Model confidence (mean pLDDT): 87 of 100.
A computed fold for a 349-nucleotide part of an RNA from an uncultured Gammaproteobacteria bacterium, annotated as small-subunit ribosomal RNA, central domain.
Its Rfam family is "Bacterial small subunit ribosomal RNA". Its family is annotated with structural constituent of ribosome and ribosome in the Gene Ontology.
RNAcentral holds the full RNA, with entries from ENA and SILVA.
[in-house]
Context: one part of a larger RNA
RNA sequence: CUGGGCGUAAAGCGCGCGUAGGCGGUUUGUUAAGCUAGAUGUGAAAUCCCAGGGCUCAACCUUGGAACUGCAUUUAGAACUGGCAGGCUAGAGUACAGAAGAGGGGUGUGGAAUUUCCGGUGUAGCGGUGAAAUGCGUAGAGAUCGGAAGGAACAUCAGUGGCGAAGGCGACACCCUGGACUGAUACUGACGCUGAGGUGCGAAAGCGUGGGGAGCAAACAGGAUUAGAUACCCUGGUAGUCCACGCCGUAAACGAUGUCUACUAGUUGUUGGGGCCCUUGAGGCUUUAGUGACGCAGCUAACGCAUUAAGUAGACCGCCUGGGGAGUACGGCCGCAAGGUUAAAACUC
Numbered sequence: 001c002u003g004g005g006c007g008u009a010a011a012g013c014g015c016g017c018g019u020a021g022g023c024g025g026u027u028u029g030u031u032a033a034g035c036u037a038g039a040u041g042u043g044a045a046a047u048c049c050c051a052g053g054g055c056u057c058a059a060c061c062u063u064g065g066a067a068c069u070g071c072a073u074u075u076a077g078a079a080c081u082g083g084c085a086g087g088c089u090a091g092a093g094u095a096c097a098g099a100a101g102a103g104g105g106g107u108g109u110g111g112a113a114u115u116u117c118c119g120g121u122g123u124a125g126c127g128g129u130g131a132a133a134u135g136c137g138u139a140g141a142g143a144u145c146g147g148a149a150g151g152a153a154c155a156u157c158a159g160u161g162g163c164g165a166a167g168g169c170g171a172c173a174c175c176c177u178g179g180a181c182u183g184a185u186a187c188u189g190a191c192g193c194u195g196a197g198g199u200g201c202g203a204a205a206g207c208g209u210g211g212g213g214a215g216c217a218a219a220c221a222g223g224a225u226u227a228g229a230u231a232c233c234c235u236g237g238u239a240g241u242c243c244a245c246g247c248c249g250u251a252a253a254c255g256a257u258g259u260c261u262a263c264u265a266g267u268u269g270u271u272g273g274g275g276c277c278c279u280u281g282a283g284g285c286u287u288u289a290g291u292g293a294c295g296c297a298g299c300u301a302a303c304g305c306a307u308u309a310a311g312u313a314g315a316c317c318g319c320c321u322g323g324g325g326a327g328u329a330c331g332g333c334c335g336c337a338a339g340g341u342u343a344a345a346a347c348u349c
Base pairs, nucleotide, nucleotide: 003321004320005319006318007303008302012317014201015200016199017198021194022193023192025088026087027086028085029084030083031082033081034080035077036076037075038074039073040072041071042070049065050064051063052062053061054060091191092188093187094186095185096183097182098181103177104176105175106174107173108172109171110154115149116148117147118146119145120144121143125136126135162169163168206247207246208245209244210243211242215241216240220236221235222234223233258316259315260314261313262312263311266294267293268292269291270290271289272288273287274286275285276284277283278281298305299304322349323348324347331342332341333340334339
């Protein structure tokens, strides 16, 4: 390489958009590049194969044939693939109507709670733990009542509920805005799928500049525990957590399961729509798009998966190829840095 694979054994890029490329519905005509058949030329010799011959045999040598599965030219064919031209509507999309949603961005508003400050009442404790101590408190704490400030997060509703490509999204109101779904008609007429490079988005932590800082809290300090305790527990506490702008580009970024399409028993729950029926109800039947549980065939090493497939097939991409060395070194690219990405070998078992 061929091959065999990728839920858990090595292996699905974190997720989109999209260039090249690969692949592509139905029908008519045409073309003849691919394709099929024939012909001609060529395909050196040797080798290989077959039938003979020569060395006493064999290896070896030698004669003839076949073969050389290829290439070029040419003739014919037209089913399939491709090209060209013209149609079609089942894929895809547009228009119209409806309506669900923590989808995204911006502005403003609200209440509960924590903390701090001010004032009143009031007196000796509070706090914390397994037990304590550090800590706070007679300069009046803790408790309680009233007021003020400020920041962050939005209890109940809340639901294997919803939305989003993923990361993710949860108080309320308004403004701007993306997508999905349902219904019936009209329109476009294959406009599609995937996607190497590329490009955008991308939790937390971290970085830069400027703000902000209630609570929490790496580092740090103290108190305990302990043989020790650079921890677990306690009292404090700074970065950070928050905002704006700019970087970083990684996660058990997980369904450890790439995207798209078609097909293949059912039962049951739930969310958003549609249709039909009557006895108009907290109804029944049915259909569609999601989201769960169970389960047949089938698959699987087993576990399990099972119309949301890990079943049956097709298209395209990514990735794997014994363990360690190592996701490391070197080099390249990116980054302010931290580091990221691409990615070996010696050696060893």